RNA sequence: GUGCGAAAACUGCCGAAUCCUUUAGUACCUAGGAACGGGGGAACCAAUUUUCCGGGUGAAUUGAUCUCGCAUCGCUUGCAGGGAUCAUAGGGAACCUUCAACCGAACCCUACAGCUAACCUCGUAGGCAUUGGAAGGAGUCAUC
Numbered sequence: 001g002u003g004c005g006a007a008a009a010c011u012g013c014c015g016a017a018u019c020c021u022u023u024a025g026u027a028c029c030u031a032g033g034a035a036c037g038g039g040g041g042a043a044c045c046a047a048u049u050u051u052c053c054g055g056g057u058g059a060a061u062u063g064a065u066c067u068c069g070c071a072u073c074g075c076u077u078g079c080a081g082g083g084a085u086c087a088u089a090g091g092g093a094a095c096c097u098u099c100a101a102c103c104g105a106a107c108c109c110u111a112c113a114g115c116u117a118a119c120c121u122c123g124u125a126g127g128c129a130u131u132g133g134a135a136g137g138a139g140u141c142a143u144c
Stems, first nucleotide, its partner, number of pairs: 011129004018034004035124006045114001051111001054109004062087007069079003090103002095137005100131001
């Protein structure tokens, strides 16, 4: 000096997931407040399709092919299901367009919910540092 890996701090990122007070001691574990976010919930409007259940958070939807399993006497066909591969709606470091790479999950409610003022209620986690990429544009700030 370069490459890879680990830890800490700082600075940032995805996300609503931050700050303050208090039990109470450095943090978490108690109880509150602010702020941010989610769910339920009238009229009006909308919708009339409810085992082919349905619904919610989230960008994470929708397919095709192959294979396993089940059903069928068999082929074929089917799916209430599992796995793999390739795509795709969609997504992210101020804004717009294009290109490139990456993600395109996971969970929750349990017979039930459209919108929805008042009102009721819940959360404030977790995970990252190869989306701090490139080109063009728009805009802002500072200085003269």
The RNA shown here (c-di-AMP riboswitch aptamer (ydaO/yuaA leader)) has 144 nucleotides.
The prediction has a mean pLDDT of 76.